This is a predicted structure of a 111-nucleotide RNA (FMN riboswitch aptamer (RFN element)) from a mouse gut metagenome.
RNA sequence: GUCUUUGUGGCAGGGUGUAAUUCCCUACCGAUGGUUAAAGUCCAUGACCCGCUAUGGCGGCUGAUCUGGUGAAAUUCCAGAACCGACGGUAAAGUCCGGAUGAGAAAAGAC
Numbered sequence: 001g002u003c004u005u006u007g008u009g010g011c012a013g014g015g016u017g018u019a020a021u022u023c024c025c026u027a028c029c030g031a032u033g034g035u036u037a038a039a040g041u042c043c044a045u046g047a048c049c050c051g052c053u054a055u056g057g058c059g060g061c062u063g064a065u066c067u068g069g070u071g072a073a074a075u076u077c078c079a080g081a082a083c084c085g086a087c088g089g090u091a092a093a094g095u096c097c098g099g100a101u102g103a104g105a106a107a108a109g110a111c
Stems, first nucleotide, its partner, number of pairs: 001111006013025003027095002029085002031045004040083002049060004065081005087098003
């Protein structure tokens, strides 16, 4: 460099209601790389969304954490208490359905 494969999880139980996995109580989930030590919340990347485009891409936007402990070193471990989650649909959605049998950071393998 070329090709192949992989590449996102989650409302159990209950309440109200004509109707809610959307509201309320409670529950559950955490993409990829990095970082003296293991991260949803640090740093960066990807998806979504917006603009432009020569349709190859380019630019923009992009959520949320503290306290204590151990240690040489941890916003990453342990203890405790918090917080966050695109767009369209629908009784108001991180968890349902849809764009999507899509795209993709990246990982593994073959040559």

Rfam family: FMN riboswitch aptamer (RFN element). Rfam links the family to the GO term FMN binding.
The coordinates come from a structure-prediction model, not an experiment, and the mean pLDDT is 84.